[in-house]
RNA sequence: AAAAUUCAAUUGCCGAAGUUGUGGACUCACAACGCGGGGGAUCCAAAAUCAGUUUCCGUAUCGUUCGGAACAGGGGCUAAUCUGAGAGAGCUCAGAAGAAGACUUCUUCGCUUCCAGCCCGUCAGCUAACCUCGUAGGCAAACACGAAGAAGGA
Numbered sequence: 001a002a003a004a005u006u007c008a009a010u011u012g013c014c015g016a017a018g019u020u021g022u023g024g025a026c027u028c029a030c031a032a033c034g035c036g037g038g039g040g041a042u043c044c045a046a047a048a049u050c051a052g053u054u055u056c057c058g059u060a061u062c063g064u065u066c067g068g069a070a071c072a073g074g075g076g077c078u079a080a081u082c083u084g085a086g087a088g089a090g091c092u093c094a095g096a097a098g099a100a101g102a103c104u105u106c107u108u109c110g111c112u113u114c115c116a117g118c119c120c121g122u123c124a125g126c127u128a129a130c131c132u133c134g135u136a137g138g139c140a141a142a143c144a145c146g147a148a149g150a151a152g153g154a
Base pairs, nucleotide, nucleotide: 010141011140012139013138014137018033019032020031021030022029023028034135035134036133037132038131039130044125052071054070055069056068057067058066073123074120075119076118077117081096082095083094084093085092086091098114099113100112101111103152104151105150106149107148108147109146110145
């Protein structure tokens, strides 16, 4: 001197996940505003039956009920669903639908990538009033994907 790594700050990206205040004193708690989700009438939609005779525990035995745990069915958050083929249930490939990409929004084209994960627990259509919950996590160091049109902003 360079590179790598760590910490902090800055500028940005995905996402609802931000701002302010109070207390605490170390990433916490509470509140307000903002943003986002769920439940919940009429009307509309739907409308029969088989179908929770499920498993384990509470319980020494039998049955039922009850409570707890798990999860067929069903449902919710999310862009994250569907179809086809293969395979060693978990997985792989392909296609369609959907989603993201740097001043912001809309329209169009191309390119690259994503298409996971979690929750409720037998139950929920839509839904005014009303009730209720969340406000996380992860990532980048480059004029950062590129271009056209319209409007706006700096």
Background:
Model confidence (mean pLDDT): 75 of 100. A computed fold for a 154-nucleotide RNA from a bacterium, annotated as c-di-AMP riboswitch aptamer (ydaO/yuaA leader). Its Rfam family is "c-di-AMP riboswitch aptamer (ydaO/yuaA leader)". About the family: This family represents a conserved RNA structure found upstream of the ydaO and yuaA genes in Bacillus subtilis and related genes in other bacteria. The ydaO/yuaA element is thought to act as a genetic 'off' switch for the ydaO and yuaA genes in its native state. It is believed that the element may be triggered during osmotic shock leading to activation of ydaO, a predicted amino acid transporter gene, and members of the yuaA-yubG operon which code for KtrA and KtrB K+ transporters. On this family, see Barrick et al., Proc Natl Acad Sci U S A 2004: "New RNA motifs suggest an expanded scope for riboswitches in bacterial genetic control".